Small-subunit ribosomal RNA, 5' domain from an uncultured bacterium, 541 nucleotides, folded computationally. The full RNA is in RNAcentral, with records from ENA and SILVA.
[in-house]
Context: one part of a larger RNA
RNA sequence: AACGAACGCUGGCGGCGUGGAUAAGGCAUGCAAGUCGAACGGGCGAUUCACCUUCGGGUGGAAAGCUAGUGGCGAACGGGUGAGUAACACGUGGGCAAUCUGCCUUUCAGUGGGGGAUAACACCGGGAAACCGGUGCUAAUACCGCGUAACCUCCAGGAAUCGCAUGGUUUCUGGAGCAAAGGUGGGGAUCUUCGGACCUGCCGCUGAAAGACGAGCCCGCGGUUGAUUAGCUUGUUGGUGGGGUAAUGGCCUACCAAGGCGAUGAUCAAUAGCCGACCUGAGAGGGUGACCGGCCACACUGGGACUGAGAUACGGCCCAGACUCCUACGGGGGGCAGCAGUCUAGAAGCUUCGACAAUGGGGGAAACCCUGAUCGAGCGACGCCGCGUGCAGGAUGAAGGUCUUCGGAUCGUAAACUGCUUUCGCUGGAGAAGAAAUGCCUGGAGGUGAAUAGCCCCCGGGUUAGACGGUACCCAGUAAAGAAGCCCCGGCUAAGUCCGUGCCAGCAGCCGCGGUAAUACGGGCGGGGCGAGCGUUGUUC
Numbered sequence: 001a002a003c004g005a006a007c008g009c010u011g012g013c014g015g016c017g018u019g020g021a022u023a024a025g026g027c028a029u030g031c032a033a034g035u036c037g038a039a040c041g042g043g044c045g046a047u048u049c050a051c052c053u054u055c056g057g058g059u060g061g062a063a064a065g066c067u068a069g070u071g072g073c074g075a076a077c078g079g080g081u082g083a084g085u086a087a088c089a090c091g092u093g094g095g096c097a098a099u100c101u102g103c104c105u106u107u108c109a110g111u112g113g114g115g116g117a118u119a120a121c122a123c124c125g126g127g128a129a130a131c132c133g134g135u136g137c138u139a140a141u142a143c144c145g146c147g148u149a150a151c152c153u154c155c156a157g158g159a160a161u162c163g164c165a166u167g168g169u170u171u172c173u174g175g176a177g178c179a180a181a182g183g184u185g186g187g188g189a190u191c192u193u194c195g196g197a198c199c200u201g202c203c204g205c206u207g208a209a210a211g212a213c214g215a216g217c218c219c220g221c222g223g224u225u226g227a228u229u230a231g232c233u234u235g236u237u238g239g240u241g242g243g244g245u246a247a248u249g250g251c252c253u254a255c256c257a258a259g260g261c262g263a264u265g266a267u268c269a270a271u272a273g274c275c276g277a278c279c280u281g282a283g284a285g286g287g288u289g290a291c292c293g294g295c296c297a298c299a300c301u302g303g304g305a306c307u308g309a310g311a312u313a314c315g316g317c318c319c320a321g322a323c324u325c326c327u328a329c330g331g332g333g334g335g336c337a338g339c340a341g342u343c344u345a346g347a348a349g350c351u352u353c354g355a356c357a358a359u360g361g362g363g364g365a366a367a368c369c370c371u372g373a374u375c376g377a378g379c380g381a382c383g384c385c386g387c388g389u390g391c392a393g394g395a396u397g398a399a400g401g402u403c404u405u406c407g408g409a410u411c412g413u414a415a416a417c418u419g420c421u422u423u424c425g426c427u428g429g430a431g432a433a434g435a436a437a438u439g440c441c442u443g444g445a446g447g448u449g450a451a452u453a454g455c456c457c458c459c460g461g462g463u464u465a466g467a468c469g470g471u472a473c474c475c476a477g478u479a480a481a482g483a484a485g486c487c488c489c490g491g492c493u494a495a496g497u498c499c500g501u502g503c504c505a506g507c508a509g510c511c512g513c514g515g516u517a518a519u520a521c522g523g524g525c526g527g528g529g530c531g532a533g534c535g536u537u538g539u540u541c
Stems, first nucleotide, its partner, number of pairs: 001540003005537005012387006018380002025343003029340003034073003039070002042067003047062006080298003090222007099215002104211008112146001114144002121136006152177011182203006190197002224270003231261003236258008273295004277288004300321005323334004351377001353376003359373001360371004390420004400411004424482001425478005434468001439463006446456003485530005490511003496525005506513002
């Protein structure tokens, strides 16, 4: 000097930060990932129309809206933690002619024609529950054939070129293989089974190429300790064939060879997430890896795959285990190292708060919905910074305390008293910025188009939306009014005297004080230092 600190005494306000470092111990409760009805068939259905009516209502149609289910996208992001890991985990610099990439952008081409199911639902059945079984019906942008297709993939052959070679690249010919889905808005003529066809806009769908973003793999170098760890290794090291992967590779496998690593420290053991950075220091260096940012790893413990463009799949699945909960004892459920909160252990670390207004994310054509990300508020002097607790005058140097050589000295302009001010606090008034938009209404120009529909885009006007918050800021009122402590005073080290105690009680960072005058113990007075803090302890330089 520093700290994610703790402890003691004390404590007025504000701003900005920061707050489970131990038990990766266990968790009650709520919330933290949904969304789309413009993919689909149902169900409910305000309202409305028609008919019937015993006037109670019933039946049928249309329909805003809501919705469990099928389907799509998301759920692999965002958020947490640091257990494991000494490793291509990380950092840095390269490589992939050895790779993949949903959504997004650009470009090219296409979107033809069929089929069979199944949830929901109905009925029946089982179970305490979780949930499950059977029969029957039905739709799709769900699923499956067929057709078509290339500059796509594969195979065969030829040629050119590169290479020591397996082979690579380019090109030509032939063959084989693989696609798709619709939805919604508007519309003049024509056709119509009155649904539509057809035209057109938008949103989609399929194939291909490129980009962007993201990811995977390989290599050089770099950063802990121990030799009281000296030898380690059999898929081990290399090759060939094969398998596997998006892709290289002992990644896996069969065979062959017998290699590979090591005092420049292999192997083993211990410790540890790594970095940007942070602390210290003149620097070199040393220490650290909280908050914020990048990467990695993990998600009760261990193992496994599925889905998918993508998986350590935290709030997915399966198996085993420990723990825990429910049970009708047959069987089931759970995973806070998400946000709050709770118990335990500990010297020790917060609200079971508000809002999606902003920023960002997911879904949606949009409106909008979701978002404990985030933005805010709350708590803690935990840290840094700022402000205040008044200012001026005031000598009889009051009273009182302490000391005294008894003269006095000192607290001390300190107080009283007089005048002034009103920051902050408190009360009242007024009161933001953060909001840009989107949507809707409207005016104008343009594009598309058969269209003066519709849709898209641009410019302008109006309107709507603030959790924080009646907060910040401003004004007024109030009265010096509500606001000072802590440590130290032997030397180091700024600051001394009296009393008490008597090697006792005690102090102490080091030296050391205390056994009858103790500036070192305890108290008083005085003084010094810092100040909403001051000391102590711990740790680092």